[in-house]
RNA sequence: GCCACCGUAGCUCAGUCUGGUUAGAGCACCAGUUUCAUAGGCUGGGGGUCGAGGGUUCAGAUCCCUCCGGUGGCA
Numbered sequence: 001g002c003c004a005c006c007g008u009a010g011c012u013c014a015g016u017c018u019g020g021u022u023a024g025a026g027c028a029c030c031a032g033u034u035u036c037a038u039a040g041g042c043u044g045g046g047g048g049u050c051g052a053g054g055g056u057u058c059a060g061a062u063c064c065c066u067c068c069g070g071u072g073g074c075a
Stems, first nucleotide, its partner, number of pairs: 001074007010027004020058001029045006051067005
């Protein structure tokens, strides 16, 4: 330098195929409950505008373009 893949909650990921209800799960965190207490269990809660910008569309996490970051391959 070229090619491919990845980027969504504090962490690990689903959702992308086939655009369409309010963006979800587990763990973690906070509160309550249970206990003499801790752990564990149970109940409830907060936390994102989907890497950035632009385009297409009635509508974009999802399609297209550029850029940024990461991983791998080739040279």